The RNA shown here (small-subunit ribosomal RNA) has 1549 nucleotides and comes from a Candidatus Altimarinota bacterium. The prediction has a mean pLDDT of 82. NCBI's taxonomy places the organism under Bacteria, Bacteria candidate phyla, Candidatus Altimarinota. Rfam family: Bacterial small subunit ribosomal RNA. Gene Ontology terms of the family: ribosome and structural constituent of ribosome.
[in-house]
């Protein structure tokens, strides 16, 4: 400078909010596994576990052109024996052909293709069975006819076999030799290593290939194979005898070879093939590629609860060995080497190129491929060979297996198939060497589980299909509904069409260059059929696409996390329907991302985890200003190096991909060369600003030790004095008449040091306080001079370190854990009291922790002001240096806050944090006398735990304010008796509901029958009651019989009314089937709708706008005020709405109008309509406000009085039984309908009234004054009868008319304090009234009886004026009534309010908080009850592992002797060295163990209530004692304490 690449986040702590932290999830990947399902193909991939055992068959062989030989085969020669054939000649026999006769025919078996048929385990077998094809058997004359073969004999030629010696070609068992068996294939136990990787480097060696150079002559003497014997079950072994080489051995001869400064010395060798050219060997030299050996810098996990390792151990000197270099090995000298920049020791692993993720920077793995290592059953050893210390090679030991004649003897799949085991889990005992490749050979060629192929497994990528396209009666069938529908769904059915793929058939590769192809009649093509052969798996509550029904009912189950289920489950089960992905899909297991959750890129530490208690200082890190010079870091070029694959680009090649091929770029590192000099380093010179030294003159509870002082507590002693001290919330315990307390004097004695005194001061922290003295330390301040970076932090380390404890000796006054009595209390091991030991103080010695704090490392440097103080300077302004505030800098912070004494902005060094709990614990070290500190964990639990603020509620927390809430009075309730309700009981029922306030004279403003929901007994089933309805009839009254009634039988009257010409319909009755009715069943926790509380409390919100990250906040707060969030001011709030108040309604004054049933008239009443009251006027107080207080005027004064109206909201508050509804449920019954019981029971408790208990009365006579209101199935006067409730009767009233209609009060009169002339309950008789019906079960009335009861414990109600009290009236409900209730109406008529200390309830700020189903909340621990993990334990099994000493197999090297070789080899003894193993002692790590200690977990166990608020003794924090527990108490310290606001200091006026 240009191009290319690319980085996401939710859910969960909360009432809600931000942070802070941690769990969980969406992605991607795997050598997997398991679940369910499955059409093809290509391409890789395939014991991760037991380096456990292994049965069988392969896997390393070649070479006759190195050898001696042997076999077999082929061919040539030579003898030899047998054999057998032609040719002359000649019988006898035999075919056949001719005449003549005779007969006349075909028959059977084997082997066996296709289709078919049966069986069938799907593989197959089994019956049947043409054509062609072969073979046997059986019948049957004759002839001097003719032809023709033939046996026999004799004569002379060939031919063949065989068998011997020779020879030449091929093959090729065994052996001797050569070369290969050290690669190729496997698997990773081991190893933390020069073992990998990378760099550099050389003291080294290389078979076989390639180049150059020279040579390759002449001997010898063995062996093995055989041959003859021995010994053994075998496996082999041993004697003698013969033999051959490219086996072996000397000799010659040689150099560009070795050695040696030279001079000189030494050192080789084999031949085969081929007629022949010539070729392959082979020796001995030098080079070359490629391979190996050996050094070497740098890199390589965790662990310090491994801190000190090491004696060939570090190095030299020399020898030895080795290809070579070295303590690699030995002698000898030296004492070194390593180590906190982790030795030594433990644990875990093979290393890299790569691989997965990742936006990288990491992280995590290291299977397949490919480089190196190491291994071959376990351990150790050498041989041979260029090359091993050798996977298919020797030799020993173990251990296992196998054979065995028991003497012995064989074996090593971590090659490739294959087995068993182990496991969640990984294949054929398969073709072929055709291709690449390899060994050996001259080749041909032979070998080659290397490798090329096939085969098996969705195990992984990658391609393909499962059909297209039209097709709405939007089909049927399922699901779904508001019952109309919607869904599924163009999907299907049908039409059309097409054949990828399947199935037949036919053709048919490339891989191969001449031939040679295991894969394979495979890939491909072509032709024919015919949608034909092919679709499933997980999810649907958020997270995270995708919703309904049924069923279940905290149960069955679900869950990755929050979490779902307790009768209306989108979370469980089926379903249907959706939504992902698809030959697959989910599920575990595992890794990397998300996780800035280890923080290099990218965290943090006041209060959330997280600054050691302080200080010196060591190593380290890091460092002031100039100037030179290097040139190590740094920066730039260049070159090597960084296999290959892979990854990236671009192109080819298989139909695309996946796969494969080609080419290009890139790369971090390391290495060496050249360079540049800013920065950092390093030398040097050089400054003064940092540190440091000097002079001075002051400050100080800095230290350390001595010595004095005066107050006060106590004790003793003495005077004097008498009855109580003394303690507490209230007391006792306790001291005191033996004289206490209190007072006076004298003495001791220990401790501590009042006022000054402060936010001050001084010290590194802890901490330091009477004066004097003496020694001593460090800071600030002016000021002048020296050095001249000396300076900062500090791992380890080192000294200090309150209290409390601990060790020796002392002291001991007060105070006082511990103990003990006294009180409190349910208990009280506590809090309050009386005592009081340990300690407290002193000297020495320990111990090392604290909430050791500013919760804030230390150290420079820079960033606003204002204002007090100490100390220093300075005339003074003002400076420096300590130590405090305040907020209006800016800036940080999650908020709170910090803010020149930072928590800001910057640098340097140290320290410490990573979820809660388990736990500052176990274990191990280290320290201590003990206490115990200090380092410091795991299992295992949980989804949180936490901090800061925010709204509420809440306080045995403040302030203020109000209420009949206390106080003040009045009259009560609670004692008794009845009524009424309720709870329990009780019953066949005693019918549901309502339970602090806010259930109980409540729903019910009227339970004999109805009501009626309960119980009993008889009935009815389309039903008492709606609608729809064939068919029939008007309705409707009367009567009888049966029945307890419903119901059920007959019998009579009666025929109507409206449309219409009619038929026929409306209305009504009945009424078959079925649709459906019915339910006072259940769910007030599904609901509407109503009502109760708080509460007629003043209060609760909203728009906008401002403040906060943010829930939120402000307005609503503050000063005054009010009954009031009621006005007034102030005011970052400026308005508004629901409430407050007014409006409405009554009722008090009066006016106008009207009025009849009021009235003689007015008036009063009654109605309407208006006046009035509005803090309007005066005074005074207050902010010239709002208000308030007093007063005028007035009927009424400050809301006149009284209703009515009840904000947001809370009780899941009340009612499904006022009604009204979802859902469930009952259908011959949980509907309906009679009769009769029953809600009226009754040991006992409660709640709400009624009557009294008497003289303020009772009784008896008289008299007197109201109001609401209701009255035709009704109120009912006079009037008459009854003691009377009544009754008879009916004047009047459908009501200002007529009724119903008072009583206390007052005038006499009597009771005289008593259970009475009090009070009347309870009972016994006779009545009256309603009403179908008073028995269970009504009201009333007369006689009669005549209980409790003499003012009522604890405790509690209700009332502030026409009001408590007390009096009687009225009316709803209703036949009647249980009414003492309820609701209203009037008559008579008070006391007392000083006040807000309390008590209850309520409103406003404010504070605290661990509460938020919000104090009826939270929570702590011990006991007991299951589980779960884990520490200690007397031991006990195992493994590793180092030391000592033992033991000594093989087998290298050494050394001695004899034999014996051509010469080696063999052989006897001996040694050093060493595996495996054995004794002993010990470390160490698992495992396990009676018993035992904490932990942690577990709806609803037991004991208290520690903590949260002043948690009711303020918590906590160290140490120390007691004590069932939580926890007390003592000493010392923190505030992360509330209340007050005395001191103090700021601001503001």
């Nucleotide at each position: 400078g240009u191009u290319u690449u690319a980085a996401a986040g939710a859910g969960u702590u909360u009432g809600a909010u931000c942070a802070u932290a941690g769990c969980u999830c969406a992605g991607g990947a795997u050598g997997a596994a398991c679940g369910c399902u499955a059409g093809c193909g290509g391409u890789g991939c395939g014991c991760c576990u037991a380096a456990c055992a292994c049965a069988u068959g392969c896997a390393a062989g070649u070479c006759g052109a190195a050898c001696g030989g042997a076999a077999c085969u082929a061919u040539c020669u030579a003898u030899g024996a047998c054999a057998c054939a032609g040719a002359u000649u000649u019988u006898a026999c035999a075919a056949g052909u001719c005449a003549c006769a005779c007969a006349c025919a075909a028959a059977g078996a084997a082997c066996c293709a296709a289709a078919g048929c049966u069986u069938c385990u799907c593989a197959a077998a089994g019956c049947c069975c043409a054509a062609c094809u072969u073979c046997c058997c059986c019948a049957a004359g004759u002839g001097a006819a003719c032809u023709u073969g033939c046996c026999g004999a004799a004569u002379g030629u060939g031919u063949g076999u065989c068998a011997u010696a020779g020879g030449u070609a091929g093959u090729u068992g065994a052996g001797u030799g050569g070369c290969a068996g050290a690669c190729g294939g496997g698997u990773g136990a081991g190893u933390a290593a020069c073992g990998a990787g990378u760099u550099u480097g050389u003291a080294c060696c290389u078979a076989c290939u390639c180049c150059g150079a020279a040579g390759u002559g002449a001997g010898g003497g063995a062996u093995a194979c055989c041959c003859u014997a021995u010994c053994g079950a075998a496996a082999g072994u041993u004697a003698g005898g013969u033999u051959a080489a490219u086996a072996c051995c000397g000799c010659a001869u040689a150099g560009u070879c070795c050695c040696g400064c030279a001079a000189g010395g030494g050192u080789a060798a084999a031949g085969c093939c081929g007629c022949a050219a010539g070729g392959c060997g082979c020796u001995u030299c030098g080079g070359a590629a490629g391979g190996g050996g050996c050094a070497u810098g740098c890199u390589u996990u965790c662990u310090a609860u491994c801190a000190g390792c090491u004696a060939g151990u570090u190095g030299g000197u020399g020898a030895g060995g080795u290809a070579a270099u070295g303590g690699c090995u030995c002698a000898c000298c030296a004492a070194g080497g390593c180590a906190a920049u982790g030795a030594c020791g433990g644990a875990u692993a093979g290393c890299u190129g790569g691989a997965u993720u990742g936006a990288g920077a990491g992280a995590u793995c290291g299977a397949c491929c490919a480089g190196c290592c190491a291994c071959a059953a376990u351990g150790g050893a050498a041989c041979u060979g260029a090359g091993a210390c050798a996977c298919g090679g020797u030799c020993c030991a173990u251990a296992c297996u196998c054979c065995u004649a028991c003497g012995g003897g064989a074996g090593g799949c971590a090659g490739c198939a294959g087995u068993g085991a182990g496991g969640a889990a990984u294949c054929u005992u398969c073709c072929a060497c055709a291709a690449u490749g390899g060994g050996c050979g001259a080749a041909a060629g032979c070998c080659u589980g290397a490798u090329g192929g096939a085969g098996c497994g969705a195990c992984a990528c990658c391609g393909c299909g499962u059909g297209a396209a039209g097709g709405a009666u939007g089909a049927a069938g399922c699901c779904u509904u508001u019952a109309u529908u919607g869904g599924u769904g163009u999907a299907a059915a049908c039409u059309u069409c097409u054949u990828u793929u399947c199935u037949g058939u036919g053709g048919g590769a490339a891989g191969a260059u001449a031939a040679u192809g295991a894969c394979g009649g495979u890939a491909c093509c072509a032709c024919a059929g015919g949608a034909a052969u092919a679709a499933g798996g997980g999810g649907c509550g958020g997270c995270a696409a995708a919703c309904u029904a049924u069923g279940u009912g905290c149960c069955a189950g679900c869950a990755g996390c929050c979490g779902c289920g307790g009768u209306a489950a989108u979370a469980c089960a089926u379903a249907g329907g959706c939504c992902c992905c698809a030959a697959g899909c989910g599920u575990u297991a595992u890794c990397c991302g998300g996780a800035a959750u280890u923080a290099c890129u990218g965290g943090g530490c006041g209060u959330a985890a997280a600054g050691a208690g302080u200080u010196c200082g060591u190593a380290g890190g890091c460092g002031g200003a100039g100037a030179a010079a290097c040139a190590a870091g740094u920066c730039a070029g260049a070159u090597g190096u960084g296999a290959a694959a892979g990854a990236u680009a671009c192109g080819g090649g298989c139909u695309c991909a996946a796969c494969c091929c080609g080419u290009u770029a890139u790369u971090a590192g390391c290495a060496u060369c050249c360079g540049a000099a800013a920065c950092u380093g390093u030398u040097u010179c050089c400054c003064u600003a940092g540190a440091a030294u000097u002079a001075g003159g002051g400050a100080g509870a800095g230290g350390u030790a001595a010595g004095c002082a005066g107050a006060a507590c106590u004790g003793u002693a003495u005077g004097a004095g008498u009855a109580g001290g003394g303690g507490u919330g209230c007391a006792a315990u306790c001291c005191g008449u033996u004289g206490a307390u209190a007072c006076a004097u004298a003495c001791a004695a220990g401790a501590a040091u009042a006022c000054c005194a402060a936010a001050a001061g001084c010290g590194a922290a802890g901490g330091c306080a009477g004066c004097u003295u003496a020694c001593u330390g460090g800071a600030a301040c002016u000021a002048u001079a020296u050095u001249g970076a000396c300076g900062c932090u500090g791992a380890g380390g080192a000294a200090c370190g309150a209290a409390a404890g601990c060790g020796u000796g002392g002291g001991g006054a007060g105070c006082g854990a511990a103990a003990a009595g006294g009180a409190u209390u349910a208990g009280a091991u506590a809090c309050c009291c009386u005592u009081g030991u340990a300690g407290u103080c002193c000297a020495c010695g320990c111990c090392c922790u604290a909430a050791a704090c500013g919760a804030u490392g230390g150290a420079u440097g820079c960033u606003a002001a204002g204002u007090g103080u100490c100390g220093g300077g300075g005339u003074a302004a003002c400076c420096c240096g300590g130590u405090g505030c305040u907020u209006u800098a800016a800036g940080c912070u999650a908020a709170c806050g910090c803010a020149u004494u930072a928590a800001g902005c910057a640098u340097c060094c140290c320290g410490c944090c990573u979820g809660a709990g388990a736990a500052g614990u176990a274990c191990g070290g280290u320290c201590g006398c003990a206490a115990g500190a200090u380092u410091a964990a795991a299992a295992c639990u949980c989804a949180a735990a936490u901090g800061a603020a925010u709204a509420g509620a809440c306080g045995g927390g403040g302030a203020c304010c109000c209420a009949c809430a206390c106080a003040a009075g009045c009259a009560g309730u609670g004692g008794a008796u009845c009524a009424u309700g309720u709870u329990g009981u009780u019953u066949a029922a005693u019918u549901c509901g309502a339970c602090a306030a806010u259930a109980a004279a409540c729903g019910a403003g009227a339970a004999a029958c109805c009501u009626c929901a309960c119980c009993c007994a008889g009935g009815c089933u389309u039903g008492a009651c709606a609608u729809c309805g064939a068919a029939g009839g008007a309705a409707u009254c009367c009567c009888c019989c049966a029945g307890a009634a419903a119901c059920g039988g007959g019998g009579g009257a009666g025929u109507a009314c409206c449309c219409g010409c009619a038929a026929g319909g409306g209305a009504c009755c009945c009424g078959a089937a079925g649709a459906c009715a019915g339910g006072u069943g259940c769910u007030g926790c599904a609901u509407g709708g109503u009502u109760g509380u708080c509460g007629u409390c003043a209060g609760c919100u909203c728009g906008u706008g401002c403040c906060u990250u943010g829930a939120g906040g402000u307005g609503u707060u503050c000063g005054g005020u009010u009954a009031a969030g009621u006005c007034c001011g102030u005011u970052a709030a400026c308005g508004a709405g629901c409430g407050c108040a007014a409006c409405c309604c009554a009722u008090g004054u009066c006016g106008u109008u009207a009025g009849u049933u009021a009235u003689u008239a007015u008036g009063u009443c009654u109605a309407a309509c208006g006046a009035g009251a509005c803090u309007g006027c005066c005074u005074g107080a207050g902010u010239u406000a709002a208000u308030c207080a007093g007063g005028a005027g007035g009927a009424a004064g400050g809301u006149g009085u009284g209703g009515a109206u009840g904000a947001c909201g809370u009780c899941a508050a009340a009612u499904c039984a006022g009604c009204a509804u979802g859902g469930c449920c009952c259908u011959u019954a949980u509907g309906c309908c009679u009769g009769g019981g029953g809600c009226u029971a009754c040991a006992a408790a409660c709640a709400u009234g009624a009557u009294a208990c008497a003289a303020u009365g009772g009784u008896c006579g008289g008299u007197a004054c109201a109001a609401u209101g209701u009255g035709c199935a009704g109120c009912a006067a006079u009037a008459u009868c009854g003691c009377a409730a009544g009754a008879u009767g009916g004047a009047g009233c459908c009501a200002a008319u007529c009724a119903c209609c008072a009583a206390a009060g007052c005038c006499g009169a009597u009771c005289u304090c008593a259970g009475u002339c009090c009070a009347g309950a309870u009972u016994g008789g006779a009545g009256u009234c309603u009403g179908c019906a008073a028995c269970u079960c009504g009201a009333c009335u007369c006689c009669a009886u005549g209980a409790a009861g003499u003012u009522g414990g604890a405790a509690u109600u209700g009332c502030u004026a026409g009001u408590a009290a007390u009096c009687g009236u009225g009316a709803a409900u209703c036949a009647g009534c249980u009414a003492u209730g309820u609701c209203a109406c009037g008559g008579u008529g008070a006391a007392u309010c000083c006040g807000u200390u309390c008590c209850u309830g309520g409103g406003u700020c404010u504070u605290g908080u661990a509460c938020u189903c919000a104090c009826c909340g939270c929570c702590c621990g011990u006991c007991a009850a299951a589980g779960c993990a884990u520490g200690g334990g007397a031991g006990g099994u195992g493994g590793u592992u180092c030391u000592a000493c033992u033991g000594g197999a093989a087998g290298c090297c050494c050394c001695c002797g004899a034999a014996g070789u051509a010469a080696u080899a063999u052989u006897g003894g001996g040694g050093u060295c060493c595996a495996u193993g054995g004794u002993a002692a010990a470390a160490u790590c698992a495992c396990u163990g009676a018993c035992u200690g904490g932990g942690c977990u577990u709806a609803a166990g037991u004991c208290g209530u520690a903590a949260c608020a002043a948690g009711g003794u303020a918590u906590c924090c160290g140490u120390a004692c007691g004590a069932g527990a939580a926890c007390g108490u003592g000493c010392g310290g923190a505030u992360g304490g509330a209340c007050u606001a005395u001191c103090u200091c700021c601001a503001u006026u």